A computed fold for a 411-nucleotide RNA from Parvularculaceae bacterium UBA4496, annotated as Bacterial RNase P class A. The prediction has a mean pLDDT of 76.
RNA sequence: CCAGACGGUCGGACGGCCGCCGGCCUCGUCUUUGGGCGAAGCGGGAGGAAAGUCCGGGCUCCAUGGAGACAAGGCGCCGGGUAACGCCCGGCCGGGCUUUUUAGUGAUAAGGGGCCCGAGGGAAAGCGCCACAGAGAACAAACCGCCUUCUUUACGAGGGUAAGGGUGAAAAGGUGCGGUAAGAGCGCACCGCCGGACCAGUAAUGGAACGGGCAUGGCAAGCCCCGCCUGGAGCAAAACCGAAUAGGGAUAGCGCGUCCGCCGGCGCCCUUUGGGCUACGGCGUGACAGGCAGGUCUUCGUGCUGAGCUGUCCGGGUUGGUUGCUUGAGGCCGCGCGCAAGCGCGGUCCUAGAGGAAUGGCCGUCCCUCAGCGAUGAGGACAGAACCCGGCUUACAGACCGUCUGGCGUU
Numbered sequence: 001c002c003a004g005a006c007g008g009u010c011g012g013a014c015g016g017c018c019g020c021c022g023g024c025c026u027c028g029u030c031u032u033u034g035g036g037c038g039a040a041g042c043g044g045g046a047g048g049a050a051a052g053u054c055c056g057g058g059c060u061c062c063a064u065g066g067a068g069a070c071a072a073g074g075c076g077c078c079g080g081g082u083a084a085c086g087c088c089c090g091g092c093c094g095g096g097c098u099u100u101u102u103a104g105u106g107a108u109a110a111g112g113g114g115c116c117c118g119a120g121g122g123a124a125a126g127c128g129c130c131a132c133a134g135a136g137a138a139c140a141a142a143c144c145g146c147c148u149u150c151u152u153u154a155c156g157a158g159g160g161u162a163a164g165g166g167u168g169a170a171a172a173g174g175u176g177c178g179g180u181a182a183g184a185g186c187g188c189a190c191c192g193c194c195g196g197a198c199c200a201g202u203a204a205u206g207g208a209a210c211g212g213g214c215a216u217g218g219c220a221a222g223c224c225c226c227g228c229c230u231g232g233a234g235c236a237a238a239a240c241c242g243a244a245u246a247g248g249g250a251u252a253g254c255g256c257g258u259c260c261g262c263c264g265g266c267g268c269c270c271u272u273u274g275g276g277c278u279a280c281g282g283c284g285u286g287a288c289a290g291g292c293a294g295g296u297c298u299u300c301g302u303g304c305u306g307a308g309c310u311g312u313c314c315g316g317g318u319u320g321g322u323u324g325c326u327u328g329a330g331g332c333c334g335c336g337c338g339c340a341a342g343c344g345c346g347g348u349c350c351u352a353g354a355g356g357a358a359u360g361g362c363c364g365u366c367c368c369u370c371a372g373c374g375a376u377g378a379g380g381a382c383a384g385a386a387c388c389c390g391g392c393u394u395a396c397a398g399a400c401c402g403u404c405u406g407g408c409g410u411u
Stems, first nucleotide, its partner, number of pairs: 001407010012366007020045002023042002026039005047382001051393002054391005059234004064301007072230005077091005092120001093118011121225002126223002128219003143165002145161006151154001173191006193212003198207003238323004248314007257288003260284005267277004290305004330349008367380005
């Protein structure tokens, strides 16, 4: 210097003229005294993703609280951060690339460092899948081969074997020595795996020693098991004002009960200007049963109701105005704590709020890229807030910065 991977910053600037929207203040004018209209001045006005609607919340309503179970969904190594999260930070483990140290003739082996990736609990609870090839794909094996016996000596038959070869993404731990008819953890040494105690660490985990069977492939981004977490709907939420209508119609299911008090009371009885009883009717939350109140169920409580409730379909009215609407888990600067994410303290600032949808158009100068000797010419990405915030994912012409790796060149 070039290329690749990963991470980060910017993504046009300044000035003038005209135009649009909001705010503050002054003046004028109209007025139903609510407010409307106009002018001057000052200030502000679309992003890093505003996109996706994928997560988490603030806020609003359902609406009513606790406990438990089921369903549905999410997360999944450890610790920390945060309002919270499926997010962020740090670490552990596994894998890949590279560099370095030691041992080695070398291949290579072990340790340390740097960068990148990980949808990182469980395969010994169960079920299921692993095409083709191959003898055999997990309670899994004998094609070639090796050893051995027999015979009719042949591409023969029988027995043993799983070290060597072959197939495959993957084939019953690896290297070496011993042993064997030939072999095999069959035995041994080292590694690998498993186990309990010990040491270090908050922990994941790591370490040396001891003991052990020398074993038990992969896939859970297959179903599943385990642990933890979780109401629903959403600003088209909702609140207020005004106006209007049909407290509409059909249909299905479940239910429409008991006591008490009061009034009436055909009738009956006593008795006689009246009283009592009963059928029946009405009223009352007065007391219960019952019903309704966030996916289902159980239970405890609460509120309403106590005769209607629930589901489906058809139909009518309102499509008006105001609020919600921008001061925030806010931005910037400094100091302190922390490896970091971030937290604390102090100071300072107010940085869109449209309402069918404003934030624009033109000119000039500068900046960047490409072409050109030059004058100059062309181009400057993705893309527009709609209640707000923290994330994730996707799109992006070009420029700049950093880490690692490879190549070229120079010293």

The sequence was found by an Rfam model in a public genome assembly.
It matches the Rfam family "Bacterial RNase P class A". It is annotated as a ribozyme. About the family: Ribonuclease P (RNase P) is a ubiquitous endoribonuclease, found in archaea, bacteria and eukarya as well as chloroplasts and mitochondria.